[in-house]
RNA sequence: GCGGGUGUCGUUCAUUGGUAGGAUGCCUGCCUUCCAAGCAGGAGAGGGGGGUUAGAUUCCCCCCACCCGCA
Repeated sequence: GCGGGUGUCGUUCAUUGGUAGGAUGCCUGCCUUCCAAGCAGGAGAGGGGGGUUAGAUUCCCCCCACCCGCA
């Protein structure tokens, strides 16, 4: 330099053109003499920009980061 892949809550894994979900962690409450465990509830996410579309995390383009291969 060329080609391909990946990017989603703190972490991990889903999802799919129509409100983005689960687990874990975090917060609150219940329980307990206290802690842990357990139970209930709550907050928290689509790498950046543009395009297509009535509607984009999803489709297209560019950029960024990481991974793989070729040179």
This is a predicted structure of a 71-nucleotide RNA (transfer RNA) from a Minisyncoccia bacterium. It matches the Rfam family "tRNA".